[in-house]
RNA sequence: GCCCCCGUAGCUCAACGGAUAGAGCGUAGGCCUCCGAAGCUUAAAAUAGAGGUUCAAUUCCUCUCGGGGGCA
Numbered sequence: 001g002c003c004c005c006c007g008u009a010g011c012u013c014a015a016c017g018g019a020u021a022g023a024g025c026g027u028a029g030g031c032c033u034c035c036g037a038a039g040c041u042u043a044a045a046a047u048a049g050a051g052g053u054u055c056a057a058u059u060c061c062u063c064u065c066g067g068g069g070g071c072a
Stems, first nucleotide, its partner, number of pairs: 001071007010025004018055001027043005048064005
């Protein structure tokens, strides 16, 4: 330099182009308890960035950024 893959809650992962973007673990509050743990319950928390296509984009296209791999 060229090509391929990946980027979504704190972490690990879902989401035929169409529902309020969900789940587990974690975190915080509450219930329970003498106090904790466990259990039950509630809540906060995310689509790497910018454009484009579309009635509608996490999903499709382009560029950029970051990570991984291959070739030279």

The RNA shown here (transfer RNA) has 72 nucleotides and comes from Candidatus Jorgensenbacteria bacterium RIFCSPHIGHO2_02_FULL_45_20. The source organism's lineage runs through Bacteria, Bacteria candidate phyla and Candidatus Joergenseniibacteriota. It matches the Rfam family "tRNA". By type it is a transfer RNA.